[in-house]
RNA sequence: GCACUUCGGUGUGAGUAGAGCGGCGGACGGGUGAGUAACGCGUAGGAAUUUGCCCAGUAGUGGGCGACAACAUGUGGAAACGCGUGCUAAUACCGCAUACGCCCUACGGGGGAAAGCAGGGGAUCUUCGGACCUUGCGCUAUUGGAGAAGCCUGCGUCGGAUUAGCUAGUUGGUGGGGUAAAGGCCCACCAAGGCGACGAUCCGUAGCUGGUCUGAGAGGAUGAUCAGCCACACUGGGACUGAGACACGGCCCAGACUCCUACGGGAGGCAGCAGUGGGGAAUAUUGGACAAUGGGGGCAACCCUGAUCCAGCCAUGCCGCGUGUGUGAAGAAGGCCUUAGGGUUAUAAAGGACUUUCAGUCGGGAGGAAAAGUUAGUCGUUAAUAACGGCUAACCAUGACGUUAACUCAAGAAGAAGCACCGGCAAAGUCCGUGCCAGCAGCCGCGGUAAUACGGAGGGUGCAAGCGUUAAUCGGAAUUACUGUGCGUAAAGCGUUCGUAGGCGGUCUAUUAAGCAAGAUGUGAAAGCCCAGGGCUCACCCUUGGCACUGACUUUUGCCAUGGUAGACUAUAUUACUUUAGAGGUUUGGGUAAUUUCCAGUGUAGCGGUUAAAUGCGUAUACAUUGGAAGGAACAUCAGUGGCGAAGGCGGCCACCUGGACAGAUACUGACGCUGAGGAACGAAAGCGUGGGGAGCGAACAGGAUUAGAUACCCUGGUAGUCCACGCCGUAAACGAUGUCAACUAGCCGUUUGUGUCCUUGAGACGUGAGUGGCGCAGCUAACGCACUAAGUUGACCGCCUGGGGAGUACGGCCGCAAGGUUAAAACUCAAAUGAAUUGACGGGGGCCCGCACAAGCGGUGGAGCAUGUGGUUUAAUUCGAUGCAACGCGAAGAACCUUACCUGCCCCUGACAUACUGAGAACUUUCCAGAGAUGGAUUGGUGCCUUCGGGAACUCUGAUACAGGUGCUGCAUGGCUGUCGUCAGCUCGUGUCGUGAGAUGUUGGGUUAAGUCCCGUAACGAGCGCAACCCUUGUCCUUAGUUGCCAGCACGUCAUGGUGGGAACUCUAAGGAGACUGCCGGUGACAAACCGGAGGAAGGUGGGGACGACGUCAAGUCAUCAUGGCCCUUAUGGGCAGGGCUACACACGUGCUACAAUGGGCGGUACAGAGGGUCGCUAACCCGCGAGGGCGUGCUAAUCUCACAAAACCGUUCGUAGUCCGGAUCGGAGUCUGCAACUUGACUCCGUGAAGUCGGAAUCGCUAGUAAUCGUGAAUCAGAAUGUCACGGUGAAUACGUUCCCGGGCCUUGUACACACCGCCCGUCACACCAUGGGAGUUGGCUGUACCAGAAGCCGGUAGUCU
Repeated sequence: GCACUUCGGUGUGAGUAGAGCGGCGGACGGGUGAGUAACGCGUAGGAAUUUGCCCAGUAGUGGGCGACAACAUGUGGAAACGCGUGCUAAUACCGCAUACGCCCUACGGGGGAAAGCAGGGGAUCUUCGGACCUUGCGCUAUUGGAGAAGCCUGCGUCGGAUUAGCUAGUUGGUGGGGUAAAGGCCCACCAAGGCGACGAUCCGUAGCUGGUCUGAGAGGAUGAUCAGCCACACUGGGACUGAGACACGGCCCAGACUCCUACGGGAGGCAGCAGUGGGGAAUAUUGGACAAUGGGGGCAACCCUGAUCCAGCCAUGCCGCGUGUGUGAAGAAGGCCUUAGGGUUAUAAAGGACUUUCAGUCGGGAGGAAAAGUUAGUCGUUAAUAACGGCUAACCAUGACGUUAACUCAAGAAGAAGCACCGGCAAAGUCCGUGCCAGCAGCCGCGGUAAUACGGAGGGUGCAAGCGUUAAUCGGAAUUACUGUGCGUAAAGCGUUCGUAGGCGGUCUAUUAAGCAAGAUGUGAAAGCCCAGGGCUCACCCUUGGCACUGACUUUUGCCAUGGUAGACUAUAUUACUUUAGAGGUUUGGGUAAUUUCCAGUGUAGCGGUUAAAUGCGUAUACAUUGGAAGGAACAUCAGUGGCGAAGGCGGCCACCUGGACAGAUACUGACGCUGAGGAACGAAAGCGUGGGGAGCGAACAGGAUUAGAUACCCUGGUAGUCCACGCCGUAAACGAUGUCAACUAGCCGUUUGUGUCCUUGAGACGUGAGUGGCGCAGCUAACGCACUAAGUUGACCGCCUGGGGAGUACGGCCGCAAGGUUAAAACUCAAAUGAAUUGACGGGGGCCCGCACAAGCGGUGGAGCAUGUGGUUUAAUUCGAUGCAACGCGAAGAACCUUACCUGCCCCUGACAUACUGAGAACUUUCCAGAGAUGGAUUGGUGCCUUCGGGAACUCUGAUACAGGUGCUGCAUGGCUGUCGUCAGCUCGUGUCGUGAGAUGUUGGGUUAAGUCCCGUAACGAGCGCAACCCUUGUCCUUAGUUGCCAGCACGUCAUGGUGGGAACUCUAAGGAGACUGCCGGUGACAAACCGGAGGAAGGUGGGGACGACGUCAAGUCAUCAUGGCCCUUAUGGGCAGGGCUACACACGUGCUACAAUGGGCGGUACAGAGGGUCGCUAACCCGCGAGGGCGUGCUAAUCUCACAAAACCGUUCGUAGUCCGGAUCGGAGUCUGCAACUUGACUCCGUGAAGUCGGAAUCGCUAGUAAUCGUGAAUCAGAAUGUCACGGUGAAUACGUUCCCGGGCCUUGUACACACCGCCCGUCACACCAUGGGAGUUGGCUGUACCAGAAGCCGGUAGUCU
């Protein structure tokens, strides 16, 4: 809900939903990796076991009793949850009966089960419920199986020894208990074992495996997803139930945390699926469905299932696809770059012609589905047609995904590309910005004004729905080396020996078969990897089959090289015998030179010491010397890359004791051997302890020196110590920086010590051992080097190394009396540290050589005054540059204006100058005004040249724009030019040779030179740039020429003069030649080159001088000579003008001039050059002036005229050593000249004035012969203005022994930690900041040992009660 009703209810729904009892399952499936270094895992085995459901077999399933939930009722509590009383069923629970097989046993015996339910039914019986039979599902006992589980064992399984000893139920036995089961699993007793260097114990870390990533492999790293095992379930403990748990979504207790509460008590456990918070660089939906596969329950239908199947999110990965495809040069526009032409973006776009995958729209639409169920048939079962099960046929359903996959229609290029990089590694480069800033960076590194490296742009390269970064692993890395490294000097051989364990081990025979080898056998889960098929359009993916799983183990076979066993041998090794050499060791004894001290003598003032001194000793008699005594230490010569020893080490002589080595010839043993982790012993010097000793020496210490100082070197003293005995220490560059043993591999020459043979008997020759040296081949080595004494070729064993620093340090352990030793890290920090060799540079390294480098000389500077330059200071400006040598009388061969770049003021703006355009005008010129001038205004004269008649050229003005202009910056963006090393003799190349290479050789060596000059030698042979020569000048001669130069001879003339004719000889001029080449002679030398000497010659060894400057160095100098990239200014950083400044002046320095005087000054007289200049010029003669100069005016475009008298010198005279008859500054006055102009700011003249200065400190410069010194002369620049510069001649020296030293340079060699090259590199303290670590009053956490106290739940035991 329906029906009935007496209205209380009854039937049906329906034994449906729900509760409870009972059964099975919640031990599976799902999650996580905390713990665990373990039989946890892997692999191969084993015996003393259990097992629900499942399969197969055997035998049963008889007959009974009593409870407890639910329920009813009462009651406590907030709740969770209880409590009391009463009733009841079962496949719930408990006895009884039975027992083939089962269990126990003393072999006599003893013990132990069960449950029914559902369907059907012929005969028989019935109390009509059923009995009985049968089927299905159950139940009980038991056997076997399958699958599952428990237990045991061999082997494998991370790091630390700065964890070396661990263990008391520990190890074993006997007997028990306990378990499903063996067992100290537990207990009693007995014994004293067990584990450990093949790593126990302890500490740290970790789930294991199949596999995964990487790698050629061997390995290394790892254990997500999938699969096997283990462990865990909030943390810890515990048991219960059960076949199975000590149980993820069960129980009890304790703890932490969260929640509820009436404060008395309770509840919980996402490491299940989603989801939340937190943490974090970071990781998803509170989805759908049981349709499939699987699991649990059920007779089944069905139910449950965040297992699972699907969907959602995420480019997280792998695979596949698309974002269009042909065509298209006007090579468009725009962008970027540009050498301004062009290039590039770029066939790219646009345009035109096609296609439509994918996405989007419309539409229908597979497969994943077969079971199951119903009906019918047939077979099995059965008495049976029933039920059940199997098979066949038909029918009927079942899809979460899902708007599925795939397919089809129409339209339209429509909707769809980013990221990193572009210096090298490493594919791909330009511009702009920035300017050691901002920034980049994996390593090297980039950025300081031209950034392919930062940022941007445009371009390019790579990959692509992705691309980069970060983190991590392997590789490269032979950089832990098994495959597959090393140790003389790079990191690395223990200081040495003995020896334990271990490792390795001679010849022969027999045997064994442990290891070894080989075939077979089983195993090595599946998945994965690999190979071959198949299915999704391909691929990823899925699926089928095969191979493989390199491993360990089981069983079997073979051989005998290794091992074991037994026997034998003599070549390893050892022993015996006879020798030999020796600083081998321990102990004892005596010896000697010398030092020192003491005593005595002689003797007197010093000794000693040093570069020189002093401290010290000495008149208390030193030193010296003679004699004597004492004491300690050490042993000259011999003495030697000689000897001995394991190493350290050992040195006069004799003796005792003693170790080792070698040789020879025989004999013995018979592999007895080699190495050697731990261990032991020895072990220089110094040091320590106890006791002696103490001559010399001598840390510390004292004093004296040296020095800036001198806690040193030197000197005078001197204590420990050095010596002895005993005991420690245990280290050294303890080195051959080379571990020990064995074998093999060319030679030559020494030396020590044996021994053999030979003869010519010697200081002999030839062999053969053991040592110890030098060279050298092969080989090795990064090279240097080693090389039978290996660092060569091999074998055995040990030790050690793995970038530098921190650090051989800290902590811990062990040893030590101490000092300290030994073992031995990390944090942190750097991108190197190191070895060997090369080229340079450097050295207070060496050898050789050169230079006015020193020395020997002459004259200066530094002191004075002045001139000039610089610094500094000042200033409106004092323009700029040059700055050790190699700036400073430099740019500047000449600043009053100009120059001029600077300052102040006044002006201009296409500009003072160039090119192009427009318009006008010849150009040009006279005068006046304003103004400081630039400039502005006004004004006069003048119409030119060419012409194809159009115009053109030059010039001026105007306008506008491109542009001009800049002595603004950068010489560290540059060219060019220059300085300097340095006129030093060097610097290189080709080919060859040597070396892995850088590089070397050549170029070094022996000589020689000025020289890389030449000769000789030579694995080098040649060549180039330099040197030299060629060029100029000067010195001698010749030829030619002869004016303006010359004048010997001839002639004329003059006071005088080459003045004139003439001459061409000489001088000279200026052209060409000659000459000088070590050519000749002698000597030396190497028979060379060459050097020394000589002859001749004008000149002699480059005749003198000049020009000439190798490769390179100094980021040398110059953007202000010029040129030039980039940047900057553009009414100014450009241009014009006036005035000022560059000339300042407490000071400092450089370079010069004049002096300080008598070798001189003054005055007078007399003589001799060279080289230059000159027409906007030099200027004669004459006149004037004291003079500078002026006037007049001649000659000369110059061998003609002129500047222009050269001066020192010489001859006279004066001064007489003084601030002067020296010196001339400064100042006053008066002038001259130049020039628009002489104030700032010129030069010169005259008169007057008359400063400092009397030869210059430290220091420093030039010069080697026509030089220094000294004396004048000229020129450039220039209107004027030299003490500067450049040139010219006159007079005219001294000295050089020599190369030790200073400076510079060249060659060879050596050392180097330097290479920006010694102006290098580099060490430590201190100051400040920061990083890491440490100390610090203390405080706190974790792990762990031992002893003890309290003690929950639980299990076991005992006792008591209750039920059966």
A computed fold for a 1364-nucleotide RNA from an uncultured prokaryote, annotated as small-subunit ribosomal RNA.
Its mean pLDDT, the model's own confidence on a scale to 100, is 84.